Context: one part of a larger RNA
RNA sequence: GCCAGCGAGUUGCUCGGGCAAGGCGAGGGUAAGCGGUUCAGCCGCGCACCCGUAGCGAAAGCGAGUCCGAAUAGGGCGAUCAGUCUUGUCCGGCAGACGCGAAGCCGAGUGAGCUACCCAUGGUCAGGUUGAAGCGGCGGUAAAACGUCGUGGAGGACCGAACUAAUUGGGGUUGAAAACCCAUUGGAUGAACUGUGGGUAGGGGUGAAAGGCCUACCAAACUCGGUGAUAGCUCGUACUCCCCGAAAUGCUUUUAGGAGCAGCCUCGUCCCUACUGGAGUGGAGGUAGAGCACUGGAAGGGCUAGGGCCUAUUAGGGGUACCAAACCCUACCAAACUCCGAAUGCCACUCCAUCACGGGGCGGGAGUGAGACUACGAGGGAUAAGCUCCGUGGUCGAGAGGGGAACAACCCAGACCAUCGGUUAAGGCCCCUAAAUACGGCUUAAGUGGCUGAAAGGAUGUGGGAUUACCCAGACAGCCGGGAGGUUGGCUUAGAAGCAGCCAUCCUUUAAAGAGUGCGUAACAGCUCACCGGUCAAGUGAUCCUGCGCCGAAAAUUAGCGGGACUAAAGCCGUUGCCGAAACCGUGGACCUCGCUCGGGUCCGAGCCCGGCGGGGUGGUAGGGGAGCAUUCCCAUCUCAGCGAAGGUGCACCCGCGAGGGGCGCUGGAGGGUUGGGAAGAGAGUAUGCUGGC
Numbered sequence: 001g002c003c004a005g006c007g008a009g010u011u012g013c014u015c016g017g018g019c020a021a022g023g024c025g026a027g028g029g030u031a032a033g034c035g036g037u038u039c040a041g042c043c044g045c046g047c048a049c050c051c052g053u054a055g056c057g058a059a060a061g062c063g064a065g066u067c068c069g070a071a072u073a074g075g076g077c078g079a080u081c082a083g084u085c086u087u088g089u090c091c092g093g094c095a096g097a098c099g100c101g102a103a104g105c106c107g108a109g110u111g112a113g114c115u116a117c118c119c120a121u122g123g124u125c126a127g128g129u130u131g132a133a134g135c136g137g138c139g140g141u142a143a144a145a146c147g148u149c150g151u152g153g154a155g156g157a158c159c160g161a162a163c164u165a166a167u168u169g170g171g172g173u174u175g176a177a178a179a180c181c182c183a184u185u186g187g188a189u190g191a192a193c194u195g196u197g198g199g200u201a202g203g204g205g206u207g208a209a210a211g212g213c214c215u216a217c218c219a220a221a222c223u224c225g226g227u228g229a230u231a232g233c234u235c236g237u238a239c240u241c242c243c244c245g246a247a248a249u250g251c252u253u254u255u256a257g258g259a260g261c262a263g264c265c266u267c268g269u270c271c272c273u274a275c276u277g278g279a280g281u282g283g284a285g286g287u288a289g290a291g292c293a294c295u296g297g298a299a300g301g302g303c304u305a306g307g308g309c310c311u312a313u314u315a316g317g318g319g320u321a322c323c324a325a326a327c328c329c330u331a332c333c334a335a336a337c338u339c340c341g342a343a344u345g346c347c348a349c350u351c352c353a354u355c356a357c358g359g360g361g362c363g364g365g366a367g368u369g370a371g372a373c374u375a376c377g378a379g380g381g382a383u384a385a386g387c388u389c390c391g392u393g394g395u396c397g398a399g400a401g402g403g404g405a406a407c408a409a410c411c412c413a414g415a416c417c418a419u420c421g422g423u424u425a426a427g428g429c430c431c432c433u434a435a436a437u438a439c440g441g442c443u444u445a446a447g448u449g450g451c452u453g454a455a456a457g458g459a460u461g462u463g464g465g466a467u468u469a470c471c472c473a474g475a476c477a478g479c480c481g482g483g484a485g486g487u488u489g490g491c492u493u494a495g496a497a498g499c500a501g502c503c504a505u506c507c508u509u510u511a512a513a514g515a516g517u518g519c520g521u522a523a524c525a526g527c528u529c530a531c532c533g534g535u536c537a538a539g540u541g542a543u544c545c546u547g548c549g550c551c552g553a554a555a556a557u558u559a560g561c562g563g564g565a566c567u568a569a570a571g572c573c574g575u576u577g578c579c580g581a582a583a584c585c586g587u588g589g590a591c592c593u594c595g596c597u598c599g600g601g602u603c604c605g606a607g608c609c610c611g612g613c614g615g616g617g618u619g620g621u622a623g624g625g626g627a628g629c630a631u632u633c634c635c636a637u638c639u640c641a642g643c644g645a646a647g648g649u650g651c652a653c654c655c656g657c658g659a660g661g662g663g664c665g666c667u668g669g670a671g672g673g674u675u676g677g678g679a680a681g682a683g684a685g686u687a688u689g690c691u692g693g694c
Stems, first nucleotide, its partner, number of pairs: 001694006011095003015092010027051003033045005055062002065077004098236002101233001105226006116200009125190001127159003130155001134151006163187003168183004202218001204214003239628006249262005263368002265365008276353008289340001290338002295334003299330004304324001306323002308320004371396007379388002401412003416589004421585003427579003430564003436576001438575006449566001457551002461548010478535005484508003489503003514529001518527002590618007598611005629683001631680006638673003647667005653662003
């Protein structure tokens, strides 16, 4: 992992509430116990006790009233409304309370055969090296000290086996081993190692101290018990069909992944007549926009207090390219500005449409209280985020189908079932791939299309439009020629001659020619331009608006236009067809619900059941409600069975929407079923479920 079996809302309560059914009814019921019996039970007795029938007051107490009060005032609570018992069911309470699951807490015990430390008594340490004190001889001294040579044999001394430890590397890592192997390494007369016996025990021991060790996991051992601890957490929670169908919000919370109340769902009951959409009419309002009249901000100019600075002869005055209030002009800004002011939305009324889709009260049952993306309007952020926080709508959530290559949230569209029928939506129609290699017009040459609608910016790309200048008296471009004189203008300068810089920028000859456009020289020179003539020959230049393109343009597998491929099969405008979904229509069928009261049944009857006709509906998670199937056992009843029960196995058969029920063959060899009721150990695929098998 697979298969089989087992495996989770139960039971008790003279606890509470609701619903349903039933008995009795101003009453209702018994409990223990006792008697009887055909004995999971039933019949009878039992009236203690409980609920109801009257309340009010703290109470005495009074009583349809009573309490407060002086009160016949006022107010509070009452007086109208039937209960009670049993059974079933739903929910709640107390109990383990749907099942499994902690880490833990406490109690009583068991452990020092591992290990830590201690006590007692034993044992072990090859070999080699070094050579302390002391002592002796000699030297030395006044005597010492001291020196030297011997002797001697100290040491948590040295090297290194046993022994002990475990440094580094490698191997091993479902190991040979739940800590080992190989090489290497530390200590090795010591605070050494070790045998045996003994001691210390769980908030305790022991610890040269690492929270280490206390029998292979110790920040509190192990075993059993309290114990089914608790778990606002995780996982799991078992047959079918039918109806409805959420929430991820508000407030509060030692609260934030949990709750309480409300909101939203469902069921029952009673009641109301709206809800929604459209049109019209009438309202409230200060958003978008706009504006500057207020409050503030803020640019330029004018005017002009005040200030600064300058001038000045005291007083005084004058000037001002400075700062600048108020005022004026021009042009602006504002969520917390408004002289103004929409569209929507909101409220009310009337009419129309829809025709039960709406609302409220009371009561039973919930779930939800992590939301997500998208469009629009705001805040936060960086006018970032698949970001965050609000508002309004949509979708997903809980929604299948078609499109978008793929893709909860985007576009289309809400799936009762069947159908080898039809029409469309979004989106598409060259091939993959259903449908146009469709038609008309224009554009694009960039594979633009097809990075994302990429930007500022750049460009004789190209289409369309507009304005304007020059031009057969010859334009534009090219080519040939001219491009002069005063003069090297003046100043400056070493120099400055068109061409470093400053000032001026005239006159003349001319077809034309600047006191010079650029290059150049130390300065000149030289080349060139403006400008003019010739040649040639017909258009040339400038600006603006606009369509489609170009550059700007960098990311990690090939590259993603979905691919092939496409010059249209790209883009824009127009036209006609077609394809395309679970949408819509056709045909057949099922169920739910509302209405009619046509037929039948039942009933005294309202009504109920079955059928008929007509309308509407049937996606669905959490969740609410309804109706059923199956299993085991019990009671009653009717039955089947050795001419073969249950069980097993096979089937292309029949019935039921389904859970399921039946039939037939083989097997099997003794019990099984129908109908009406009743009671539950009552349905398995998931709990890293449990047990077994493979």